[in-house]
About this RNA
The RNA shown here (Fluoride riboswitch aptamer (crcB RNA motif)) has 63 nucleotides and comes from a Bacteroidales bacterium. The prediction has a mean pLDDT of 76.
RNA sequence: UGCAGCCAUGGCAAUGGAGUCUGCCCUGAACCGUCCCGAAUGACUGAUGACUCCUGUGUAACC
Numbered sequence: 001u002g003c004a005g006c007c008a009u010g011g012c013a014a015u016g017g018a019g020u021c022u023g024c025c026c027u028g029a030a031c032c033g034u035c036c037c038g039a040a041u042g043a044c045u046g047a048u049g050a051c052u053c054c055u056g057u058g059u060a061a062c063c
Base pairs, nucleotide, nucleotide: 010025011024012023013022016054017053018052019051020050021049033044034043035042
């Protein structure tokens, strides 16, 4: 100096916060939504990866 592995720490999982769990990544990384289309155009879902709570938003009903 290069490669591989292990440990610790850290980061990430399409729009906010907290907790728990799961998965992924080792910095040229993980991640950066779906459908149609050759491309372009067009259409569409959701504050979660999953669960619970809070905040915001949307739909319907009742008082």